A computed fold for an 86-nucleotide RNA from Methylophaga sp., annotated as c-di-GMP-I riboswitch aptamer. Its mean pLDDT, the model's own confidence on a scale to 100, is 78. It matches the Rfam family "c-di-GMP-I riboswitch aptamer". Rfam links the family to the GO term cyclic-di-GMP binding. The organism belongs to Methylophaga, within Bacteria. Of the family's consensus pairs, 95% are formed in the model. It was read from a public genome assembly, where an Rfam model found it.
[in-house]
RNA sequence: AUCAAUUAAAGCCAACCUUGGUGUGAACCAAGUUACGGAAAGCUUCAGGUCUUUAGUUCGCUACUAAAGAUAGCUGGGUUGCAUUU
Repeated sequence: AUCAAUUAAAGCCAACCUUGGUGUGAACCAAGUUACGGAAAGCUUCAGGUCUUUAGUUCGCUACUAAAGAUAGCUGGGUUGCAUUU
């Protein structure tokens, strides 16, 4: 230095809830309280999943199709990186 494994003291991230704001919506942003959890809960929609909106199919639909979106704290992939011990 690289690879693999272990742990999470200090430090780091921050679910839920409340208030305000943005959006048709999923959801997002900021502040507050404190702490569900996290060793990539850093980054990336590449694949799948879930959800939303619009249009279409349909006798009709909570179904199907297409488009545009949301989710990286749903899973996998890609990529970068930290502390302890072996």